[in-house]
Context: one part of a larger RNA
RNA sequence: UGACGGGGGCCCGCACAAGCGGUGGAGCAUGUGGUUCAAUUCGACGCAACGCGAAGAACCUUACCUGGGCUCGAACGGCUGGUCAACGGCAGUGGAAACAUUGCUACCCCGCAAGGGGGUCCAGUCGAGGUGCUGCAUGGCUGUCGUCAGCUCGUGUCGUGAGAUGUUGGGUUAAGUCCCGCAACGAGCGCAACCCUUGUGUCCUGUUGCCACUCGAACGAGAGUUCGAAGCACUCUGGACAGACUGCCUCGCUUAAACGAGGAGGAAGGUGGGGAUGACGUCAAGUCAGUAUGGCCCUUACGGCCAGGGCUGCACACGUACUACAAUGCCCGGUACAAAGGGAAGCGAGACCGCGAGGUGGAGCAAAUCCCCUAAAACCGGGCCCAGUUCAGAUUGAAGGCUGCAACUCGCCUCCGUGAAGCUGGAAUCGCUAGUAAUGGCGCAUCAGCUACGGCGCCGUGAUAACUCCCCAGCAUUCACU
Numbered sequence: 001u002g003a004c005g006g007g008g009g010c011c012c013g014c015a016c017a018a019g020c021g022g023u024g025g026a027g028c029a030u031g032u033g034g035u036u037c038a039a040u041u042c043g044a045c046g047c048a049a050c051g052c053g054a055a056g057a058a059c060c061u062u063a064c065c066u067g068g069g070c071u072c073g074a075a076c077g078g079c080u081g082g083u084c085a086a087c088g089g090c091a092g093u094g095g096a097a098a099c100a101u102u103g104c105u106a107c108c109c110c111g112c113a114a115g116g117g118g119g120u121c122c123a124g125u126c127g128a129g130g131u132g133c134u135g136c137a138u139g140g141c142u143g144u145c146g147u148c149a150g151c152u153c154g155u156g157u158c159g160u161g162a163g164a165u166g167u168u169g170g171g172u173u174a175a176g177u178c179c180c181g182c183a184a185c186g187a188g189c190g191c192a193a194c195c196c197u198u199g200u201g202u203c204c205u206g207u208u209g210c211c212a213c214u215c216g217a218a219c220g221a222g223a224g225u226u227c228g229a230a231g232c233a234c235u236c237u238g239g240a241c242a243g244a245c246u247g248c249c250u251c252g253c254u255u256a257a258a259c260g261a262g263g264a265g266g267a268a269g270g271u272g273g274g275g276a277u278g279a280c281g282u283c284a285a286g287u288c289a290g291u292a293u294g295g296c297c298c299u300u301a302c303g304g305c306c307a308g309g310g311c312u313g314c315a316c317a318c319g320u321a322c323u324a325c326a327a328u329g330c331c332c333g334g335u336a337c338a339a340a341g342g343g344a345a346g347c348g349a350g351a352c353c354g355c356g357a358g359g360u361g362g363a364g365c366a367a368a369u370c371c372c373c374u375a376a377a378a379c380c381g382g383g384c385c386c387a388g389u390u391c392a393g394a395u396u397g398a399a400g401g402c403u404g405c406a407a408c409u410c411g412c413c414u415c416c417g418u419g420a421a422g423c424u425g426g427a428a429u430c431g432c433u434a435g436u437a438a439u440g441g442c443g444c445a446u447c448a449g450c451u452a453c454g455g456c457g458c459c460g461u462g463a464u465a466a467c468u469c470c471c472c473a474g475c476a477u478u479c480a481c482u
Base pairs, nucleotide, nucleotide: 005479007477009475010474013472015468019432020431021430022429023428026323027322029320030319031318032317033316034314035313042053043052064309065308066307067306068305070303077126078125079124080123081122082121084119088105089104090103091102092101093100094099107118108117109116110115129298130297132296133295134294138292140287141286142285143283145281150189151188152187153186154185155184156165157164158163169180170179171178195275196274197273198272200242201241202240203239204238206236209232210231214229215228216227217226218225219224245269248263249262250261251260252259325425329384330383331382332381333380334379341372342371343370346365347364351360352359353358391422396417397416399414400413401412402411438461439460440459441458442457443456444455
């Protein structure tokens, strides 16, 4: 100077408390450990590994195993020698394919020719190739402390020096934010602001969006509904601008400043909500398997091709989710209201067939036009009457559908039957402070299909509760230890 303490002080945060909902018990999904295996490829291991790399393992992927083939090689460059059916194409044979083999079939330019050049292929060689090792040789990227408020520098001053000061102190803040004081005066990286989005208004824009006023047509007893014209008022699309700054008032803090509390006006008030943005550094943190890369290692194999299998195995243990155990519920019927996305080897309407998954068919749409696309919970009416049930849906039998060369290992979906465990979960433990938790549905990426109950988004309904003693991080400080 730091770091550390089961030292004290200050302060902050879903850290605790107060609450709401879960996990831990059940079934199933998924990841991991273990075990098994010819192989169950590899990596990730407290927080910060375990629905993680993987935004898609039937083949492929695929890196693993077994077996069968290849050896200048699946792809690229250089050199030497040779070559014009040795390669490719067509046909055939063996074969699971890869591959091996048989037959047939060819180049361009210059030159009369000899020959030369190019191209193909063969042989040799330097190079090729390696998801082989080392993340403790590295780059790059990432996680974490932590969106915590810190980390430093120049000059000056102090100290023999390491260093100190500034950055400490008094207030204040979300903040090293700002104010005051001070041997310091300034500055940089961070904070904040500038950026995106959302909430209000004005102007512009007017089709594919909108329909208030006006007109016409159709339907209707009427109310009115639909279509068209006209229109851009409104909603909306997406561009510009305005708006919020403690600007105004009162009070408080010490007379002050910064600031705090309340109020007015306002769509919004004290960083309005959300996002992007992550200082110096820490963990020899993670990644040589995304790519790059030093070194080491393999070179008829640790390279490359193919078929089949495996990554999905199952006495068991753990993590993360989903579905439930029911009456604030379940079932049946009726009926209302979204947003955000996607669409051409695509989305696919109306119609018809099927109980259904789906099928036939193909209008329209490169999309504010057409389609995916009826949102569901909610609400209205009826049933169930507390039961292992009209709860729950695992498992399993049979019949089907779809994708795909192919659903046996090992896909998803539908229908009929079957109807398991489960009656709210021990010790323990997790998330959340507002349009949040909880709950309901919808979309997208990956993708032929799908193991999605995962991930990332969108909208609907919409709460309860909040003390600072303890636990954890930050700041200054004293003592013990190094």